[in-house]
RNA sequence: GCGACAUCCUCGGGGUGGCCAGACGGUUCGCCGUCAGCCUGAGACGCAGCCAAUGCGGACCCGUUGAACCUGAUCCGGUUAAUGCCGGCGUAGGGAUUGGACUAUUCGCACAAC
Numbered sequence: 001g002c003g004a005c006a007u008c009c010u011c012g013g014g015g016u017g018g019c020c021a022g023a024c025g026g027u028u029c030g031c032c033g034u035c036a037g038c039c040u041g042a043g044a045c046g047c048a049g050c051c052a053a054u055g056c057g058g059a060c061c062c063g064u065u066g067a068a069c070c071u072g073a074u075c076c077g078g079u080u081a082a083u084g085c086c087g088g089c090g091u092a093g094g095g096a097u098u099g100g101a102c103u104a105u106u107c108g109c110a111c112a113a114c
Base pairs, nucleotide, nucleotide: 001109002108003107004106007101008100009099011063012062013061014060017039018038019037022035023034024033025032026031045057046056047055048054069094070093071092075088076087077086078085
């Protein structure tokens, strides 16, 4: 000096589950709903809504070097109170910046000096 990562900005994508035990209410007595709480996780939050579908916002994660996330899937094996809770499936198929800034740190390359 150049490039990359990290970081930041802009644009965009995504998911938002489970319920053993506790309290309250309803019940066709099978169960359902609400509240706090508990489980896993980066994230399961708030508002609106027929409290449904869904939309808006915040946080979090991810953006082709793409396992963020979706389909397969009411899947398969294991675990648990239960659940994508863990693994398989998966060198399967999809899936959203060909963007910019910055050089203090880290890494690589080149040049110069010693």
Molecule: TPP riboswitch aptamer (THI element)
Organism: Gilvimarinus agarilyticus